Context: one part of a larger RNA
RNA sequence: GAUUAACGCUGGCGGCGUGCAUAACACAUGCAAGUCGAACGAUGAAACUUAAAUGAUUUCUUCGGAAUGAACUUAAGUGGAUUAGUGGCGGACGGGUGAGUAACGCGUGAGUAACCUGCCUUACACAAGGGGAUAGCCGUUGGAAACGACGAAUAAUACCCUAUGAAACUAUCACUUCGCAUGAAGCGAUAGUCAAAGUGUUAGCGGUGUAAGAUGGGCUUGCGUCUGAUUAGCUAGUUGGUGAGAAAAAAGCCCACCAAGGCAACGAUCAGUAGCCGGCUUGAGAGAGUGUACGGCCACAUUGGGACUGAGACACAGCCCAGACUCCUACGGGAGGCAGCAGUGGGGAAUCUUCCACAAUGGGUGCAAACCUGAUGGAGCAAUGCCGCGUGAGUGAAGAAGGUCUUCGGAUCGUAAAGCUCUGUUGUUAGAGAAGAACACGUGCUAGGUAACUACUAGCGCCUUGACGGUAUCUAACCAGAAAGUCACGGCUAACUACGUGCCAGCAGCCGCGGUAAUACGUAGGUGACAAGCGUUGUCC
Numbered sequence: 001g002a003u004u005a006a007c008g009c010u011g012g013c014g015g016c017g018u019g020c021a022u023a024a025c026a027c028a029u030g031c032a033a034g035u036c037g038a039a040c041g042a043u044g045a046a047a048c049u050u051a052a053a054u055g056a057u058u059u060c061u062u063c064g065g066a067a068u069g070a071a072c073u074u075a076a077g078u079g080g081a082u083u084a085g086u087g088g089c090g091g092a093c094g095g096g097u098g099a100g101u102a103a104c105g106c107g108u109g110a111g112u113a114a115c116c117u118g119c120c121u122u123a124c125a126c127a128a129g130g131g132g133a134u135a136g137c138c139g140u141u142g143g144a145a146a147c148g149a150c151g152a153a154u155a156a157u158a159c160c161c162u163a164u165g166a167a168a169c170u171a172u173c174a175c176u177u178c179g180c181a182u183g184a185a186g187c188g189a190u191a192g193u194c195a196a197a198g199u200g201u202u203a204g205c206g207g208u209g210u211a212a213g214a215u216g217g218g219c220u221u222g223c224g225u226c227u228g229a230u231u232a233g234c235u236a237g238u239u240g241g242u243g244a245g246a247a248a249a250a251a252g253c254c255c256a257c258c259a260a261g262g263c264a265a266c267g268a269u270c271a272g273u274a275g276c277c278g279g280c281u282u283g284a285g286a287g288a289g290u291g292u293a294c295g296g297c298c299a300c301a302u303u304g305g306g307a308c309u310g311a312g313a314c315a316c317a318g319c320c321c322a323g324a325c326u327c328c329u330a331c332g333g334g335a336g337g338c339a340g341c342a343g344u345g346g347g348g349a350a351u352c353u354u355c356c357a358c359a360a361u362g363g364g365u366g367c368a369a370a371c372c373u374g375a376u377g378g379a380g381c382a383a384u385g386c387c388g389c390g391u392g393a394g395u396g397a398a399g400a401a402g403g404u405c406u407u408c409g410g411a412u413c414g415u416a417a418a419g420c421u422c423u424g425u426u427g428u429u430a431g432a433g434a435a436g437a438a439c440a441c442g443u444g445c446u447a448g449g450u451a452a453c454u455a456c457u458a459g460c461g462c463c464u465u466g467a468c469g470g471u472a473u474c475u476a477a478c479c480a481g482a483a484a485g486u487c488a489c490g491g492c493u494a495a496c497u498a499c500g501u502g503c504c505a506g507c508a509g510c511c512g513c514g515g516u517a518a519u520a521c522g523u524a525g526g527u528g529a530c531a532a533g534c535g536u537u538g539u540c541c
Stems, first nucleotide, its partner, number of pairs: 001540003005537005012389006018382002020347001025345003029342003034089003039086002042083001047078006054071001058067003096300003105225008115217002120213007128162004138151005168193006175186004198205002226272003233263003238260006245253001275297004279290004302323005325336004353379001355378003361375001362373004392422004402413004427478006436468001442462007485530005490511003496525005506513002
């Protein structure tokens, strides 16, 4: 000098950051991933219309009745709210943690003639004809529950078959060009193989195939990446070959056979420690230390293993199995996973609210409106850090009182206080009051567009949207009123006297101080340093 800090004393305000480093210990409760009815069958709410029944009220009345028909109910129709299920897309992003990992994990530079890529963009082509199921629902039924079983019926952008189809793929043959060894690119012929889905307010939104792009990844590789030799030998799928298989893809990746190789004193193997980096701290630099926050990559999701689905996972809030733990149970069986946001217990010197909002930015779904979003934006708590402001300013000598010291003359606290004159940062009260908002939707106009109109696209106008928050900020009034401590004073090191104590009590970073005149202990006065902080301790340079 620095710090994710803690402790002691003290504490007025604001802005911006930061906040479990220990037990990757266990977790009550709530929320953190849904969305689409413009894919589908079903359900059909409000409201309205018509009809029927009952018939309040009012008017007329010859008092017998006649007319009017509110409200409610039922039936039919219009209407479409709502959504459990099928289906699509998304749950592989975003968020957390650093246990493991000394490794192509990371960093950096290459390669892929050995690869994949949903959504998005561009171009071309296409979408023909059929079929059988199944959930929801209904019925029967098992179970305490979780959850099922059976029977019957039904729809689709769910599933399947056929057709069409090349620039795609496969096989054979021929040619051209090129390279980096295997080869690559192009072109031609023949044969074979593979597709689709509709919906709609008729604008559109979607579907299939191929080629290319963009984005995101996979794999390989040069170099770099802690300590220990009181760890010297390690290795049988081990090293290589041939063949077959698997994979998007090269390869012992896996398997059969064959050979006996491969690594190592330039440190293999083993053991310990550790996520890596951009960065950060310090230093003139070289370097040393470190990896909190923010950003990139990796790994993990109670422990271990496994695959399924999918463009993508071997998947934190998906599935299966096993283990430990917790909970429910009718004892037959079931349920769970905060290293998401809050929060609880525990551990610890130590680390926050079970808050508000989707207004902004971003993400998912949807034509859209919109819905969801503990991402995010904000507020709360903590002097935990940095920065800024304040705790008053001017004047004021009788150098007041009082304290301390004293050679008793005085000196000092000290212009300090009081007094007088101001100011109002901050504070209190009252009033005004933002920027962050750009959109989208709707609507109107103009231009492009069209033969013309509409659609569509672009621009402009109107309308609408704020959690923070009646916050920031501004204005007015009022009051010096409510706001200073901490450590030190022997030398290093800025700052000294008195009293008490008497090698005691105590101090101390080092030297050291204290045994009767202690500037070193304790108290007081004074002084010095820093200041809403100061001092101590830990760690690094």
Molecule: small-subunit ribosomal RNA, 5' domain
Organism: uncultured bacterium